[in-house]
Molecule: RNase P RNA; transfer RNA
Organism: Clostridiales bacterium
RNA sequence: UGAGUAAGUCGGACAGUCGCGUGGGAAACCACGAGGAAAGUCCGGGCUCCGCAGAGCAGGGUGCCGGAUAACGUCCGGUGGAGGCGACUCUAAGGAAAGUGCAACAGAAAUAUACCGCCGCGCAAGCGGUAAGGUUGAAAAGGCGAGGUAAGAGCUCACCGGCGGUAUGGUAACAUGCCGGCCAUGUAAACCCCACCCGGAGCAAGAUCAAGAAUGGACCUUUAAGCGGCUGCUCGUCGUGGGUCCGAAGGUGGAUCGCUCGAGCCUGUCGGUAACGACAGGCCUAGAAAGAUGGCUGUCUGAGACAGAACCCGGCUUACAGACUUGCUCACAUU
RNA sequence: GCGGGCGUGGCGGAAUUGGCAGACGCACCAGCCUUAGGAGCUGGCGGGUAACCGUGCAGGUUCAAGUCCUGUCGCCCGCA
Numbered sequence: 001u002g003a004g005u006a007a008g009u010c011g012g013a014c015a016g017u018c019g020c021g022u023g024g025g026a027a028a029c030c031a032c033g034a035g036g037a038a039a040g041u042c043c044g045g046g047c048u049c050c051g052c053a054g055a056g057c058a059g060g061g062u063g064c065c066g067g068a069u070a071a072c073g074u075c076c077g078g079u080g081g082a083g084g085c086g087a088c089u090c091u092a093a094g095g096a097a098a099g100u101g102c103a104a105c106a107g108a109a110a111u112a113u114a115c116c117g118c119c120g121c122g123c124a125a126g127c128g129g130u131a132a133g134g135u136u137g138a139a140a141a142g143g144c145g146a147g148g149u150a151a152g153a154g155c156u157c158a159c160c161g162g163c164g165g166u167a168u169g170g171u172a173a174c175a176u177g178c179c180g181g182c183c184a185u186g187u188a189a190a191c192c193c194c195a196c197c198c199g200g201a202g203c204a205a206g207a208u209c210a211a212g213a214a215u216g217g218a219c220c221u222u223u224a225a226g227c228g229g230c231u232g233c234u235c236g237u238c239g240u241g242g243g244u245c246c247g248a249a250g251g252u253g254g255a256u257c258g259c260u261c262g263a264g265c266c267u268g269u270c271g272g273u274a275a276c277g278a279c280a281g282g283c284c285u286a287g288a289a290a291g292a293u294g295g296c297u298g299u300c301u302g303a304g305a306c307a308g309a310a311c312c313c314g315g316c317u318u319a320c321a322g323a324c325u326u327g328c329u330c331a332c333a334u335u
Numbered sequence: 336g337c338g339g340g341c342g343u344g345g346c347g348g349a350a351u352u353g354g355c356a357g358a359c360g361c362a363c364c365a366g367c368c369u370u371a372g373g374a375g376c377u378g379g380c381g382g383g384u385a386a387c388c389g390u391g392c393a394g395g396u397u398c399a400a401g402u403c404c405u406g407u408c409g410c411c412c413g414c415a
């Protein structure tokens, strides 16, 4: 210098002026006022109510190992596998030796097989042996070489791969060594098995206050059931007689709280490889209910991306003009 | 806020349990018939010379994906 890789930051600033929302103030006025994703609503939790939430089944989710955390499908570290010269990246990665299903077409045969071939017997037709070679296919009873044999075959042996056992190391996933011919098709993002987790609803949750109101009739079913809530079902439990139809009244323009001080933010030290945790100091930073956060002018080279809070928080995913920082790798050149 | 469904030629709409994607109808094109038009009958009809590609888009599982899984985009419906 070029190419690459990983992590991160900003995403307008300042001044003037006119406005908007919330809070404070008697007033003048003062203070604060969207995001890295506020988004999608894909996960997890807080909070609230359902009787503090119980049992079984069904259903749903997660899926290598260890850790972090309030929790997670997130994050961190590792193991195995895949890619890259490398820095590094990706990985739905339990079980196919519990069982069931499926494997179209082609092919003799699709989990089993003898079509051609080879060998033996037989005059022949055919019968038996064989899985080396051929054909089909995504896949054909581990691969390859040697021995062996009538021809062949893990039948025997070496090497490689898998499986099982065992020893050592490691918390573990697993790694390495030794032993055993044990050789077993694929598919679980098919049913399923195993391990672990999950009660339901959601701020229109819910709480308080104020004002107002009116219950009537017909039929059916009944004294242990029915209906409603907790769960889809059963049990259990709580409330209440229940169902259908016809009228009548009120409501569908109420108020306040919930509402933002919180697993909060910033700085430092310590522990930990890290995620993260502990301690100390400092800070208060939107809270509406037709729904605020904007317009104009000037300067900075130029102001232009995606996009707008509605109970809150931790993640994931997706969108994003442009600008910038740091670590590392490879190639070339120079000293 | 909660829940459910759909996306396949120009249009509607099939494709059973994953196994040759586009059945069927409409529209369109060509031919026949007619003096001519309509109707009718016959044939064709996703793209590409072909290999091949093609089910909203991007990935994945599988021998094989419209179908199964993940993410995403768009549309529709229900409840409060």
Stems, first nucleotide, its partner, number of pairs: 001331010012300007020033005035306001039317002042315005047202004054235004059198005064078005079093001080091004094193002099191002101187003115134002117130005142160002145157003161183002163180007206257004215247007226240005264283008336414007345361003354398001363379005381388002391407005